[in-house]
Overview:
This is a predicted structure of a 335-nucleotide part of an RNA (large-subunit ribosomal RNA, domain IV) from Phycisphaera mikurensis NBRC 102666. The RNAcentral record of the full RNA draws on ENA and Rfam. The organism belongs to Phycisphaera mikurensis, within Bacteria.

Context: one part of a larger RNA
RNA sequence: CAGUAGUGAAGGAAUUAGGCAAAAUCACCCCGUAAGUUCGCGAGAAGGGGGCCCUCCCCGGCUUGACCGGAAGGGCGCAGAGAAAAGGCGCUGGCGACUGUUUAUCAAAAACACAGGACUGUGCUAACUCGCAAGAGGACGUAUACAGUCUGACACCUGCUCGAUGCCGGAAUGUCACGGAAGCUGGUUAGUCUCACGACAAAGCUAGCGACCCAAGCACCGGUCAAUGGCGGCCGUAACUAUGACGGUCCUAAGGUAGCGAAAUUCCUUGUCGGGUAAGUUCCGACGCGCAUGAAUGGUGUAACGACUGGCGCACUGUCUCCACUACUGACUCG
Repeated sequence: CAGUAGUGAAGGAAUUAGGCAAAAUCACCCCGUAAGUUCGCGAGAAGGGGGCCCUCCCCGGCUUGACCGGAAGGGCGCAGAGAAAAGGCGCUGGCGACUGUUUAUCAAAAACACAGGACUGUGCUAACUCGCAAGAGGACGUAUACAGUCUGACACCUGCUCGAUGCCGGAAUGUCACGGAAGCUGGUUAGUCUCACGACAAAGCUAGCGACCCAAGCACCGGUCAAUGGCGGCCGUAACUAUGACGGUCCUAAGGUAGCGAAAUUCCUUGUCGGGUAAGUUCCGACGCGCAUGAAUGGUGUAACGACUGGCGCACUGUCUCCACUACUGACUCG
């Protein structure tokens, strides 16, 4: 100097990002126990008290005993659950309903799952998945089933928009592949013509063009948002002022409803007001010009639950003011 244990005056979180760590609480018996609540819970709430040993008499119980328990009185110690093992508690927010699951080896969570809700597909050789195939799963199931997607207990709810994108339906018209095909053109040449050079040229074969016929798709017409998504601007206006119920105008598919709101979302911002503190960029309650909330990418609440996360308090303490000492183990000295 370090590690591991231990003790500490006065103070008691002043430490620190943060009570991290430590201390305190602790099993059992008795009393007692709030708000809230889904009536289960909350709850071991909280907060108190007790304990060892001895005893004449007394009381209760039954399984009548060398029993169990109570009452009263007495005894000893610093200390009686005499050592060890054995909840700290309360108030108030956020998130997730809950028990559960997860990054084997830096993340356990507000992430995943979940019961519940909804939509879509699938009529059985099901849809869907694996496989080149045979085949298998689905399922020895059959729409109260199975598959896919989203949401995520429960309560109250879930507004407007189909213009875009997707999906579903429609089949008249336009477009339109392969294929078919009337016809047309070129090449070739039996033949015909020419004194010759050469010209023309049927059938066949061959190369090409091709009216017309022709599916889905797309265009087109509808539907559909718990499908992907989206949910305005400017100007004016009330008898103080301010504000704007109201009016005008432009644009849009429609212009954000109920709720909630400086929020896990608020830039400006330590917004403003109230509370808590002597003092509070955090916290709680309000307000609402929401830079840039908002309804199953669910909205708002919510008892219970949580090794989650924010704020406050009680208890307690070497976390700190401010360090000191003790034991042991290292380091260190000698060997």